RNA sequence: AGGGCCGGCUCGGCAAUCGCUGUACCCGCAAGGGUAGGGAGGAAAGUCCGGGCUCCAUAGGACAAGGUGCCAGGUAACGCCUGGGGGGCGCAAGCCUACGGAAAGUGCCGCAGAAAAUAUACCGCCUAAGUGCUUCGGCACCGGUAAGGGUGAAAUGGUGCGGUAAGAGCGCACCGCGCCACUGGUAACAGUGGUGGCAGGGUAAACCCCACCUGGAGCAAGACCAAAUAGGGGGGCAGGCGGCUGGUCCGCGACGUGUGGUCCGCACGGCUCCCGGGUAGGUUGCUUGAGGUGCACGGUGACGUGCAUCCCAGAUGAAUGAUUGCCCACGACAGAACCCGGCUUAUCGGCCGGCCCUCCCA
Numbered sequence: 001a002g003g004g005c006c007g008g009c010u011c012g013g014c015a016a017u018c019g020c021u022g023u024a025c026c027c028g029c030a031a032g033g034g035u036a037g038g039g040a041g042g043a044a045a046g047u048c049c050g051g052g053c054u055c056c057a058u059a060g061g062a063c064a065a066g067g068u069g070c071c072a073g074g075u076a077a078c079g080c081c082u083g084g085g086g087g088g089c090g091c092a093a094g095c096c097u098a099c100g101g102a103a104a105g106u107g108c109c110g111c112a113g114a115a116a117a118u119a120u121a122c123c124g125c126c127u128a129a130g131u132g133c134u135u136c137g138g139c140a141c142c143g144g145u146a147a148g149g150g151u152g153a154a155a156u157g158g159u160g161c162g163g164u165a166a167g168a169g170c171g172c173a174c175c176g177c178g179c180c181a182c183u184g185g186u187a188a189c190a191g192u193g194g195u196g197g198c199a200g201g202g203u204a205a206a207c208c209c210c211a212c213c214u215g216g217a218g219c220a221a222g223a224c225c226a227a228a229u230a231g232g233g234g235g236g237c238a239g240g241c242g243g244c245u246g247g248u249c250c251g252c253g254a255c256g257u258g259u260g261g262u263c264c265g266c267a268c269g270g271c272u273c274c275c276g277g278g279u280a281g282g283u284u285g286c287u288u289g290a291g292g293u294g295c296a297c298g299g300u301g302a303c304g305u306g307c308a309u310c311c312c313a314g315a316u317g318a319a320u321g322a323u324u325g326c327c328c329a330c331g332a333c334a335g336a337a338c339c340c341g342g343c344u345u346a347u348c349g350g351c352c353g354g355c356c357c358u359c360c361c362a
Stems, first nucleotide, its partner, number of pairs: 001358010012327007020039002023036005041333001045344002048342005053218004065214005070084005085099001086097004100209002105207002107203003122149002124145003130141004157175006176198001177196008222284004232275006240252004244247001255269005291310008328331001
């Protein structure tokens, strides 16, 4: 200098003016006004996981259904994160990885191929043994074999030597695999030694088996206050009217309509009062929290502990904006709605730090 890998931060800046929405204080009966201070994000998104909170359900257990799946740790919890192991990719920094079980059982494996899992031989190779023929060279049958070729993503361990008629773990060495022991490691696992000639190919984000986890609904949860209209339950209708002799007096009089000869009753309704539910509406839940920042300590790390310090949106037809001026790198994705921890997805750019490879110069 060029190329690459990993991590962190940031997302136009400044000023003026006018708004919008909470909070505190002041003025005001109120409406409202004034002053001060706050006012979107790294993803506020998708709603995919996990938790808090709320209501409902719930003795306990089992089944079902769903999820997770190497080991250890972190955490309130997780499918997240950290560290480690195995495997794969890369020269490297580094990146990716659902990575339990295929001798419990079942299913599937297109095309090609003899054969795709207990069965087999297409082209080949062999003729030792047995039978027949023979012109004595061999040929045929009966057979042996899977080394080589061919098919396929995959063909019954691989390479080599021996061995053989030709071959074959048939024998041996190394590699691989299974089992056993020892060593290291908390463990996953790794290493070493011995042993078995080697048994059954793949597929479990196929059914399944094993281990572990999971009650349901969600802030439109839930709690409180509470009109008008309609509806529900209960009470009342004589606490009325008139009179004069002015009294604890007298008289009339039991809401209306219908039914009924009349009364009681029954049905429908009127007026009035009370009660409770509940709608609109309002209040609350609502933002101080597994909280941020700094320092110290423990830990490889995720993280934890202690001390100090800070308060940092809370709307509810839903605020967080507009205009102007200056500057340059000319501004991406995108807008809270109960809260928090993650994951995933979107994103023009800028800044910083660490590391790897190649080339050049000294």

Bacterial RNase P class A from a Gammaproteobacteria bacterium, 362 nucleotides, folded computationally. Rfam family: Bacterial RNase P class A. Rfam classes the family as a ribozyme. Its family is annotated with tRNA processing, dimeric ribonuclease P complex and ribonuclease P activity in the Gene Ontology. From the family's description: Ribonuclease P (RNase P) is a ubiquitous endoribonuclease, found in archaea, bacteria and eukarya as well as chloroplasts and mitochondria. The prediction has a mean pLDDT of 77. A source record names the gene rnpB. Taxonomically the source falls in Gammaproteobacteria (Bacteria, Pseudomonadati, Pseudomonadota). The RNAcentral record of the sequence draws on ENA.